Predicted 3D model of a 1435-nucleotide RNA (small-subunit ribosomal RNA) from an uncultured bacterium. It matches the Rfam family "Bacterial small subunit ribosomal RNA". The RNAcentral record of the sequence draws on ENA and SILVA.
RNA sequence: GACGAACGCUGGCGGCGUGCUUAACACAUGCAAGUCGAACGAUGAAGCCCUUCGGGGUGGAUUAGUGGCGAACGGGUGAGUAACACGUGGGUAAUCUGCCCUGUACUUUGGGAUAAGCCCUGGAAACGGGGUCUAAUACCGAAUAUGACUGCGCAUCGCAUGGUGUGUGGUGGAAAGUUUCGGCGGUACAGGAUGAGCCCGCGGCCUAUCAGCUUGUUGGUGGGGUGAUGGCCUACCAAGGCGACGACGGGUAGCCGGCCUGAGAGGGCGACCGGCCACACUGGGACUGAGACACGGCCCAGACUCCUACGGGAGGCAGCAGUGGGGAAUAUUGCACAAUGGGCGAAAGCCUGAUGCAGCGACGCCGCGUGAGGGAUGACGGCCUUCGGGUUGUAAACCUCUUUCGACAGGGACGAAGGGCAACUGACGGUACCUGUAGAAGAAGCACCGGCUAACUACGUGCCAGCAGCCGCGGUAAUACGUAGGGUGCGAGCGUUGUCCGGAAUUAUUGGGCGUAAAGCGCGCGUAGGCGGAUUGGCAAGUUGGGGGUGAAAUCCCGGGGCUCAACCUCGGAAUGGCCUUCAAGACUGCUGGUCUUGAGUUCGAGAGAGGUGAGUGGAAUUCCGAGUGUAGAGGUGAAAUUCGUAGAUAUUCGGAGGAACACCAGUGGCGAAGGCGGCUCACUGGCUCGACACUGACGCUGAGGUGCGAAAGCGUGGGGAGCAAACAGGAUUAGAUACCCUGGUAGUCCACGCCGUAAACGAUGAAUGCCAGACGUCGGGGGGCUUGCCCUUCGGUGUCACACCUAACGGAUUAAGCAUUCCGCCUGGGGAGUACGGUCGCAAGAUUAAAACUCAAAGGAAUUGACGGGGGCCCGCACAAGCGGUGGAGCAUGUGGUUUAAUUCGAAGCAACGCGCAGAACCUUACCAACCCUUGACAUCCCCUGACCGCCGGCGAGAGUCGGUUUCCCCGCAAGGGGCAGGGAGACAGGUGCUGCAUGGCUGUCGUCAGCUCGUGUCGUGAGAUGUUCGGUUAAGUCCGGCAACGAGCGCAACCCACACCCUCGGUUGCCAGCAGGUCAAGCUGGGCACUUUGGGGGAACUGCCCGUGAUAAGCGGGAGGAAGGUGGGGAUGACGUCAAGUCCUCAUGGCCCUUAUGGGCUGGGCUACACACGUGCUACAAUGGCGGUGACAGAGGGAGGCCAGAUGGCGACAUCGCGCCGAUCCCGAAAAGCCGUCUCAGUUCGGAUUGCACUCUGCAACUCGGGUGCAUGAAGGUGGAAUCGCUAGUAAUCGCGGAUCAGCACGCCGCGGUGAAUACGUUCCCGGGCCUUGUACACACCGCCCGUCACACCAUGGGAGUUGGUUCUACCUUAAGCAGGUGCGGCAACCGCGAGGGGCUAGCUUGCCACGGUAGGGUCAGUGACUGGGGUG
Repeated sequence: GACGAACGCUGGCGGCGUGCUUAACACAUGCAAGUCGAACGAUGAAGCCCUUCGGGGUGGAUUAGUGGCGAACGGGUGAGUAACACGUGGGUAAUCUGCCCUGUACUUUGGGAUAAGCCCUGGAAACGGGGUCUAAUACCGAAUAUGACUGCGCAUCGCAUGGUGUGUGGUGGAAAGUUUCGGCGGUACAGGAUGAGCCCGCGGCCUAUCAGCUUGUUGGUGGGGUGAUGGCCUACCAAGGCGACGACGGGUAGCCGGCCUGAGAGGGCGACCGGCCACACUGGGACUGAGACACGGCCCAGACUCCUACGGGAGGCAGCAGUGGGGAAUAUUGCACAAUGGGCGAAAGCCUGAUGCAGCGACGCCGCGUGAGGGAUGACGGCCUUCGGGUUGUAAACCUCUUUCGACAGGGACGAAGGGCAACUGACGGUACCUGUAGAAGAAGCACCGGCUAACUACGUGCCAGCAGCCGCGGUAAUACGUAGGGUGCGAGCGUUGUCCGGAAUUAUUGGGCGUAAAGCGCGCGUAGGCGGAUUGGCAAGUUGGGGGUGAAAUCCCGGGGCUCAACCUCGGAAUGGCCUUCAAGACUGCUGGUCUUGAGUUCGAGAGAGGUGAGUGGAAUUCCGAGUGUAGAGGUGAAAUUCGUAGAUAUUCGGAGGAACACCAGUGGCGAAGGCGGCUCACUGGCUCGACACUGACGCUGAGGUGCGAAAGCGUGGGGAGCAAACAGGAUUAGAUACCCUGGUAGUCCACGCCGUAAACGAUGAAUGCCAGACGUCGGGGGGCUUGCCCUUCGGUGUCACACCUAACGGAUUAAGCAUUCCGCCUGGGGAGUACGGUCGCAAGAUUAAAACUCAAAGGAAUUGACGGGGGCCCGCACAAGCGGUGGAGCAUGUGGUUUAAUUCGAAGCAACGCGCAGAACCUUACCAACCCUUGACAUCCCCUGACCGCCGGCGAGAGUCGGUUUCCCCGCAAGGGGCAGGGAGACAGGUGCUGCAUGGCUGUCGUCAGCUCGUGUCGUGAGAUGUUCGGUUAAGUCCGGCAACGAGCGCAACCCACACCCUCGGUUGCCAGCAGGUCAAGCUGGGCACUUUGGGGGAACUGCCCGUGAUAAGCGGGAGGAAGGUGGGGAUGACGUCAAGUCCUCAUGGCCCUUAUGGGCUGGGCUACACACGUGCUACAAUGGCGGUGACAGAGGGAGGCCAGAUGGCGACAUCGCGCCGAUCCCGAAAAGCCGUCUCAGUUCGGAUUGCACUCUGCAACUCGGGUGCAUGAAGGUGGAAUCGCUAGUAAUCGCGGAUCAGCACGCCGCGGUGAAUACGUUCCCGGGCCUUGUACACACCGCCCGUCACACCAUGGGAGUUGGUUCUACCUUAAGCAGGUGCGGCAACCGCGAGGGGCUAGCUUGCCACGGUAGGGUCAGUGACUGGGGUG
């Protein structure tokens, strides 16, 4: 885009079309083929006349029958048919043709019956039977006859058989009448027209898993038959005929003009309309006829239906309507013969479900309408909202106007010509059309809105419900589901489904491919076929041009015309690939004759070679056997063991046996078609290369089938068997080890003969020919040059690199995967599957040929970036190693899990949760639980009213709170008013540590202080992307240097910042005291000073700057000097692009959701402190490097007013009381501790301090749950800690104490401070983490990846299967209805002959042949089903 459509929602009008695609299923009822009285007998109504009323005459309506014509047309359907059925073009010298037209001639003369009718009679009916009468254009005889048949001639023509014309003899053969005289008929012949029959060329489906088919088969002769040719039929004879150019078989199918689609070529279809064919319940058969083997005829058989008196009969809608059924689905039991056409008729006319019309269906196409203009407070309502507004939307309302269609009313056709004396004649139809009236009045939906694809928001839902053409949406913020608003598209329709074509170059003729994506047969030889060198002549098949015929009409196209337009109808033209015929051309192809040499081949001379076959032969080695020497092991492995060996192995020497394979040479060397071929010699033999003259003269290339060769393994028969070695055995390894390793070991490997016929049979690259830059090797041969070992050149082979060009890229590139030609093979998404079935081959194994169901939305190639690797290279890090000290064991502290509980609030979860949020839970905190209370609220803003509020006292209560009492408005302002605070009230609202960290901001952790992460421009690549950033050095570093299609730049690194170490300078109190003076028991205590220490400001100093070496003369590195400090001086702050949907909604902020007398707020008490357990982090220890006692020296950094507290007093002590100083370089905390001296002497202790008891103390409203401290007493585990694991590289570890934050109180935690002060690092193999380069990848959620097979379960389709059921077909035989043909016909019979008898002829019956249905038996093939079974697919 299309449709004979269907379904869903919706539906105003008209025109034109169209409507059982399924059950060729079955059919009730009505109709669809009759007509003619001018062929015939008979019947004889109305009317008229007469009448004796009985009737008669006339008249002819009507019609059953005889007869004629028609019924073979028209109408339906598509079952069958793969065929001369159809299409197209021819032939008929092999034919027929009623009615019609033209022409010629004729139409003479006789005869016998019969239906109807009447009588009798059978039957339920259908339908008959017998007798008797009768007519014809019915039937029959005779006459005549151009014609027919036949004999004999003549002329002429043709493509064969033969045709045509004509003369003559013989044979048998016509007719129908009627009339109003005009005719209408009848017969014969010739011709025409029309229609039909038969024959032929060409054309159009699938299947080779159908490869051979055929006996009337193929041909001939004779005969028969037909309108006619012919095996059409028959007898005989011959043995043919068809087939890979697809016979035969199977499946499917009516064919065509055309229709749909497509740019075309094609592809699909064959409804309507038209042509042809076939069929008419199924099968068979003939009759009649001009025509049938006959839709509405006959006979028979079968199935089915109906009637029946059970004896017997009737029927055939695939005609028009209609019914049932089937189905997703397809209409009225309508009107009319008015028109067109048909039949009959002289005609009027009759008949006509053909046809013309109407009805039903949006089934399709076309046209029209559902209003038009104005109208902004942009109304109400709806929806959204950032709450401002936006949108629906000029849309509505409202104003003005119009009236198509529809409604009503009036008028009102064309179609009509013909016929008929005339009158008259329209189904459609009171329709179309015209006019008038009223009034916007009666008339809009459907699909879609994630991308493709035009169109977006809200709510609901929450991997549910659902959507979906493909990709895919939905798991709480869904533009994808559902609804709504809005929008987009189309519009009386819109969507969906189905089907066809297109897009699809996705079967490729036009117009594809085959190295790696699917695809080159394993390789030769060669048949058919296809293709084929140069030149010349002939022919004219192909080819090209002109003419003629045909190519029906309709359709399509163009131009006109008619319906108001269009659809539609109509006229004319054009077109119609094609086929036939004729004339011509002669280039090319072809056929044919001749010539040629370049393709191909032959000859001669040389050459290389693991080419093949057979025979022979050689040495090394392994093994075995014999002998000698010799002794304890050998062998084997990662390490072992099995194994061999004191019965003498292994080792070694000599001799022998046997089989197999041929080291070195050896080479991207050679040969061969491929498989393949390797010691040497001989024989036979294939191919190749080079050189040369001569010869043949296209002899060529490819190659469907066919045929041969064809590694290894395997098979058969017979040999052989040293080594090796499937299977097998044992030993190891392992979780296991039916493996890898070891020890053995049989087939086999070897030979001969015969099979198999496959391989990653690979260059994953078919063969042949020509053409298209080079360079460098190598093998074989030839030529030339010279300086004789090189150079130049040529032919053939074999390689590497590389240009053009090709390729998706990788890559290929004169040995093409380039440019071309020829031929063959093969491919068409993945899986199923190279499988099943069938065929062929094979001894078998199996090979070959080769599907389908079902299933998936991919499978695949090449390259890219990452990530990963029990890949590689380089390099870092307390990563390992080397060390020191811990943890893991004990007790306690603390956090977590678990459990418990009314609650044990919540979060954190490997590293990177667990002394974490918590720098401090008795109440508070507090979020949890229980109980009691409040509801505009504890807190904010707005409004109204009131006024102080606060506070104090008393009662009740656990408290929150409540009741009563007491006091009273505050500030500014003259005032009005404003501001503030509090109480009461109403509602907007507050409030939420409720949920979502996977909706977020911010902040943080982590990789990681690792050295990386990127950009611009350029360049390369089809592209992803690459380059830069790689490489060589170097560094802590992408740090720097050098090089380079890159050149630069940014974020990171480093530096800039802070404090520490040295020096200088400035300043000097609360600090300091060298010098001066005073002075104390003592003391910088005082004057004074600022030199020192110190403090706090500023500055300097370090940069590989200098030297030597090294490196590349660079960057840098090593060493040295100087220096307080040396190569980043030590420390801190500083954290790139990003990763982990990492953490946090309970710091804060915030979207959405949820609660609103509660999930908010207040309060009391409890809980977060529980305790069988498990883990993390710590503290204290286990002791002598120690405990205890004594002694008393040396820090730094901090803190202090509700504070630090000197000093004094009391207390054993915690502490208490009194109290100086200090808002701090001034006073206080404050004592530093390890240290040193003494003692204890190895023990559960003078270690260790848990636990518990008693008594106190401090803080605080309050220490019961549940704080800290003190004294006395008690004195647990624990004796250095399994597997495992952590920290640390120097002022570090270890060890020692001190301070601070939080804080009323509470520190073993955290954050800081200083004192004492080590050991070790060979080194980078390994573990962990990381960086760079490279490589492989089937990974990309990225190795915690991906993924294979069995097993188990569910479902699906399928193969086998004892069988079984059905369809179809073949063969043989049996049976034979009806019919036809033959025979017979002593029965029967009108026409002719005969006077008659009888004859002739016909016929019933009987019989023979053929044959449908049916039966029996056996095959082929297809399908259904089947216990069980095999694999496959999906989950």